[in-house]
RNA sequence: CAGAAUAAGCUUAAGGCCAUCCAUAUAAUCCCAAGAAUAUGGCUUGGGAGUCUCUACCGAGGGGCCGUAAACUCCUCGACUAUGGAUGAGCUAGGGGGAUAU
Numbered sequence: 001c002a003g004a005a006u007a008a009g010c011u012u013a014a015g016g017c018c019a020u021c022c023a024u025a026u027a028a029u030c031c032c033a034a035g036a037a038u039a040u041g042g043c044u045u046g047g048g049a050g051u052c053u054c055u056a057c058c059g060a061g062g063g064g065c066c067g068u069a070a071a072c073u074c075c076u077c078g079a080c081u082a083u084g085g086a087u088g089a090g091c092u093a094g095g096g097g098g099a100u101a102u
Stems, first nucleotide, its partner, number of pairs: 005102003010098003015092003018088008026056001029049007041066002050057001058078007
C1' cells in the first nucleotide's frame, strides 16, 4: 500500500417509492368512411396519420358561418401518459456507501 474478516460505537443518505415544478412528445390535433341534426341545430361510430414513445386524443365556455342545404369553422380554459432533470418531507433503513479501530 492492497485485500479479507470482525466490531456496531462515528459518518453519510446512493437508488427506489411519493409530491411539486421545468423540459421534450402532441397541436388533448389532423385525415377518411358511414350514419345523424338543421338557426332552440351543428353530433355519433369506426379506421388511419401524428411521437427516438407506451397510452390518450376528451370536456366546458364563447364567437363566426350556414336562410333550410350539407357542410362546418375560429378562439379560450382544463388532463392523462412516456422520457429526462430539479426541489422536498417521509418510507424502504437494524439496510447501502465511507472513514476509524483490531